[in-house]
Molecule: transfer RNA
Organism: uncultured Clostridia bacterium
């Protein structure tokens, strides 16, 4: 330098044919217990890496950029 892939709550990830986003763990509250853990119930937390384009409407499609990973040279 070229190519491909990845980027979504604190962490690990889903969300495939476009209709304003979910799970597990972690956190908080309550119940249970002599107490802790475990278990059960509930709550909070993300405008989806950034900037544009297409569209009535974009996490999803297109372009560029940024960061990371892998391969090639």
């Nucleotide at each position: 330098g070229c190519u491909a892939c990845u980027a979504u709550g604190g962490c690990u990830c889903a969300g495939u044919c476009g209709g304003u986003a979910g799970a597990g763990c972690a956190g908080c509250u309550c119940a249970c217990u002599c107490g802790u853990a475990a278990u059960g119930a509930g709550c909070a937390g993300g405008u989806c890496g950034g900037c544009g384009g297409u569209u009535c409407g974009a996490u999803u499609c297109c372009g560029c950029c940024u960061a990371g990973u892998a391969g090639c040279u």